[in-house]
RNA sequence: UCCGUACAAUCGUAAACCCAUCGGAAGGUGGGGACACAAAACCACGGAUCCCAAGUUCAUUUGAACCGGAUGGCCGGGUUGCCGGA
Numbered sequence: 001u002c003c004g005u006a007c008a009a010u011c012g013u014a015a016a017c018c019c020a021u022c023g024g025a026a027g028g029u030g031g032g033g034a035c036a037c038a039a040a041a042c043c044a045c046g047g048a049u050c051c052c053a054a055g056u057u058c059a060u061u062u063g064a065a066c067c068g069g070a071u072g073g074c075c076g077g078g079u080u081g082c083c084g085g086a
Base pairs, nucleotide, nucleotide: 012037013036017032018031019030020029021028022027035073041079042078043077045076046075047074048071049070050069051068055066056065057064058063
């Protein structure tokens, strides 16, 4: 100098819940609040899960499927990134 890792340090994010707000809904945003997280930073490409008002198809009462939407703090993947003990 490089790699590497943490029962370390500095920093960061912010679950549930409450209030306000957007949405048909899942859920999102802001404030409060901290369960947890070394990528809990960003990205819906693949899988999984959730919603499904409107539209299409089947059925014809219900309902199911497609389309569409959401979840990155469900997993995989891509990009970027703090410290540097043993």

This is a predicted structure of an 86-nucleotide RNA (c-di-GMP-I riboswitch aptamer) from Geobacter sp. The source organism's lineage runs through Bacteria, Thermodesulfobacteriota, Geobacterales, Geobacteraceae and Geobacter. Model confidence (mean pLDDT): 79 of 100.